[in-house]
């Protein structure tokens, strides 16, 4: 060194997510790399796990193992400054309520604000007025079944003279109907420029006195509070988003080393 069978070992890695944590299934990146079967309300596993069951293939080095370097792609970012968007303080701009009493413009020595008296307003009672219905008083109507009154004719009675009942007419009147309001009576009430008596208040209004200068708050400005509107130059802050460090894991790739066994020549 060569053949020949054979074995570890290889037939795809890596990142995100999941998971207490590995590995696979998912999505992504490498880039070609056996096949079948089930995997998200999951599947196989762990104290080192780097899938699971069946089956093939290739096999000690281009291919297996280690290490370096490259470095395609992913993840973190409490790190710098920047963008977009949100609200928010501020800011103007208006509107409302509040205070202030410097301006205006009203009132005030024909006397302000205050203050003492008293008086209305406010509630009870009782009178007077008015109002109302309602009754008496008044007119008018009213017995066409049943009241008075007179009582034609007719009717009784008498010889007769004269007498007696009585309808209708017509005269009243009761009850009812209606009217009228000057009068009277009792009742009533969301009733009054009304009398008296009590009460009740100090808010308004009225008188009347003390006293001597402010009093008001319509307009402007100022202070406060609150609503609406604009506006991004400002300050703070939050969600995101792309950038540059930074920090991690890393496919392919280059380089460099390691790694059997048994026969036979």
């Nucleotide at each position: 060194u060569c053949g020949u069978g054979c074995u570890a070992g290889a037939c795809g890695g890596g990142g995100c997510g999941c998971u207490g944590g590995c590995g696979g299934u998912g999505c992504c990146c490498u880039g070609u790399a056996c096949c079948c079967g089930a995997a998200a309300u999951c599947c196989g596993c762990c104290g080192c796990a780097u899938g699971c069951g069946g089956g093939g293939u290739u096999g000690a080095a281009u291919u297996c193992c280690c290490g370096u370097u490259c470095g395609a792609g992913g993840c973190u970012u409490a790190g710098u400054g920047c963008u977009u968007c949100c609200g928010u303080a501020a800011g103007c701009c208006u509107c409302u309520g509040g205070u202030c009493a410097a301006g205006u413009a009203g009132u005030g020595u024909u006397g302000a604000u205050g203050g003492a008296c008293u008086g209305g307003u406010c509630c009870u009672g009782c009178g007077c007025g008015g109002c109302g219905a309602c009754g008496g008083c008044c007119c008018g109507u009213g017995a066409a079944c049943u009241c008075c009154g007179c009582u034609a004719g007719g009717c009784c009675c008498g010889a007769g003279a004269g007498g007696g009942a009585g309808c209708a007419a017509c005269g009243g009147u009761a009850a009812g109907c209606g009217g009228u309001g000057a009068c009277c009576g009792g009742c009533g009430g969301g009733u009054g420029u009304u009398g008296c008596a009590g009460g009740g208040g100090c808010g308004c209004c009225g008188g009347u006195c003390c006293g001597g200068a402010g009093c008001c708050a319509a307009c402007u400005a100022g202070c406060c509070a609150g609503g609406g509107g604009c506006c991004c130059g400002u300050g703070a802050g939050g969600c995101a988003g792309a950038a540059c460090g930074a920090g991690u894991c890393g496919a392919c790739a280059a380089c460099g080393g390691g790694u059997g066994c048994a026969c036979g020549g």
RNAcentral holds the sequence, with entries from ENA.
The RNA shown here (Bacterial large signal recognition particle RNA) has 265 nucleotides and comes from a Chloroflexota bacterium.
Rfam family: Bacterial large signal recognition particle RNA. Gene Ontology terms of the family: signal recognition particle, plasma membrane targeting and SRP-dependent cotranslational protein targeting to membrane, signal sequence recognition.
The organism belongs to Chloroflexota, within Bacteria.
Model confidence (mean pLDDT): 77 of 100.
Of the family's consensus pairs, 93% are formed in the model.